[in-house]
RNA sequence: UCAGUCGGCCGGGCGACCGCGGGCGCAUGCUGGAAACGGCGCGUUCGAGGAAAGUCCGGGCUCCACGCGGAUACGGCGGCGGAUAACGUCCGCCCGGUUUUGCCGAGCAAUCGGCCGGGCCGAGGGAUAGCGCCACAGAGAAUAGUCUGCCCUGCCGAGCUUCGGCGAAGCAGGGUGAGGGUGAAACGGUGGGGUAAGAGCCCACCGCCCCAACCGCAAGGAAGGGGGCACGGCAAGCCCCGCCGGGAGCAAGACCGAAUAGGGACGCACGUUCUCCUGCGCUUCGGCGGAGGAGGACAGGCCCAUCCGCGGGCCGCGUCCGGGUUGGUCGCGAGAACCGUGCGGCGACGCACGGUCCAGAGGAAUGGUCGCCCAUCCUUCGCAAGAAGGAGGACAGAACCCGGCUUACAGGCCGACUGGCAUU
Numbered sequence: 001u002c003a004g005u006c007g008g009c010c011g012g013g014c015g016a017c018c019g020c021g022g023g024c025g026c027a028u029g030c031u032g033g034a035a036a037c038g039g040c041g042c043g044u045u046c047g048a049g050g051a052a053a054g055u056c057c058g059g060g061c062u063c064c065a066c067g068c069g070g071a072u073a074c075g076g077c078g079g080c081g082g083a084u085a086a087c088g089u090c091c092g093c094c095c096g097g098u099u100u101u102g103c104c105g106a107g108c109a110a111u112c113g114g115c116c117g118g119g120c121c122g123a124g125g126g127a128u129a130g131c132g133c134c135a136c137a138g139a140g141a142a143u144a145g146u147c148u149g150c151c152c153u154g155c156c157g158a159g160c161u162u163c164g165g166c167g168a169a170g171c172a173g174g175g176u177g178a179g180g181g182u183g184a185a186a187c188g189g190u191g192g193g194g195u196a197a198g199a200g201c202c203c204a205c206c207g208c209c210c211c212a213a214c215c216g217c218a219a220g221g222a223a224g225g226g227g228g229c230a231c232g233g234c235a236a237g238c239c240c241c242g243c244c245g246g247g248a249g250c251a252a253g254a255c256c257g258a259a260u261a262g263g264g265a266c267g268c269a270c271g272u273u274c275u276c277c278u279g280c281g282c283u284u285c286g287g288c289g290g291a292g293g294a295g296g297a298c299a300g301g302c303c304c305a306u307c308c309g310c311g312g313g314c315c316g317c318g319u320c321c322g323g324g325u326u327g328g329u330c331g332c333g334a335g336a337a338c339c340g341u342g343c344g345g346c347g348a349c350g351c352a353c354g355g356u357c358c359a360g361a362g363g364a365a366u367g368g369u370c371g372c373c374c375a376u377c378c379u380u381c382g383c384a385a386g387a388a389g390g391a392g393g394a395c396a397g398a399a400c401c402c403g404g405c406u407u408a409c410a411g412g413c414c415g416a417c418u419g420g421c422a423u424u
Base pairs, nucleotide, nucleotide: 001420002419003418004417005416006415007414008413009412010411012373013372014371015370016369017368018367020047021046022045023044024043025042026041029040030039031038032037049395053406054405056404057403058402059401060400061249062248063247064246074245075244076243077242078241079093080092081091082090083089094124095122096121097120098119099118100117102115103114104113105112106111125240126239130238131237132234133233134232147180148179149176150175151174152173153172154171155170159166160165188206189205190204191203192202193201207229208227209226210225211224214221215220253330254329255328256327263321264320265319266318267317268316271298272297273296274295275294276293277292278291280289281288282287300315301314302313303312304311337356338355339354340353341352342351343350344349374393376391377390378389379388380387381386
C1' cells in the first nucleotide's frame, strides 16, 4: 500500500421560508357537541430508527383466576461458572470438529504425526435404563457375515509317471473374519512372529477402555498404574434425568358520560272514536254500566342538522336515581433512560458523583421549496495538478414500554488477524 475475514462506530452537513403533529404559556374572541369534552388564534419549544421491521424469546404494566405443599399430564430449556429485572441473550472458561503461522519428529519425496498458539463452527445432558430405526448398495447393518478369495478333507478325475504315485478343472463338507468388492458406517491400525490358511492368537509401537495421586468452585485436565480390546451410529423418533412455566393482552384496563333504546322512585295529568279479550255489578235475560289489557284510525307532541313538502320512526308530562351503547378523557412516557468522569471486574456488567430532558396518537404529524457544502458517478477541457457543467445519498417509517435475537441496508470511518506487492 492492496485484498479478504472478523469486530466496533456512523449512516449526509449547515442555513432560510412555508406547512403538519405534540407540550407549555398568553388570550378568553369565534366555534363543534345533548353532555362528557374538544377545535380555531398568538408566542415559544420539541418532533423517527439502527433496524422504528419480523412479532421469535424474555420482562415491566393491566385485568382475570388462585388457601399451602406435593404428584401427574403438557410445553420449553440443556457443557460449567458468571452477568442480568429476566431470557433460548451476553461474558469468561471447558470439551469436540475444522483450518492454520511457528517449532519438533518420521520420510528420497508427496505427505503424516506431535507440541505451543491463533481463526471459524457446534440444539454441547444421557446410547452399560428400555424400545425403535440405520435408506441405496452390499453376502452381511449389531447375539455380524462367506459373494469372491485363501486353506484343509472327501468324491470324481483331464493329464503326467521312474508304475510307488502326483494331480488341473469340477462337486460336496469344513476352517478363516486376513485380501477383493459394497457402503455414511463392516466389530481397532501398522509391522513382526505364528499358522494348513488366518485371526490380539502372541509381541512392539500407536489408538482405546478402566482406576487414579494431584490441580481446578465447576465443566474438566492429569503424573502414574492396570486391561488384549470388550462397548457401531441416531435422543432434531419415543424415552430417561435435571431445571423452568397460571391465563389473556393497551381492542389490557380506569373514569366521565346523549336520546326516540331500557330499569326504578316521586309529583302532576288521564283527548275523541272503533274492534277484540279478561274479570265485576245490575237485569224485564233482549241487554246495560263500569274497570283493566291489546290493536287500529284521527288529533297532538317529539326525532331523522335547519325551513317547507313527502316519507319513516317513537309516544302520557315533569323532576330525580342507578346501569350503560355511540362518544370523550386518562392509561401515554423522568425511564431496568441518556451523556461525562472516577472506581471495581479479564469481561458481560456493577457502583458513586455531576449533567441532560429526548416524538407520542387517535387510522396515524414527522413534509415541501431554495441556497452553500461533502461522499460518489457521468460528460467536456487538460500531459498532469485540476477546472466547468450535470446527476446525486441505501434499507426503511414509531403506535403501551423495555432487554435481546433474527432479517434488510448505498456509502464511509476505526481496530485486530491473515495473505500479496514495494521499500528499509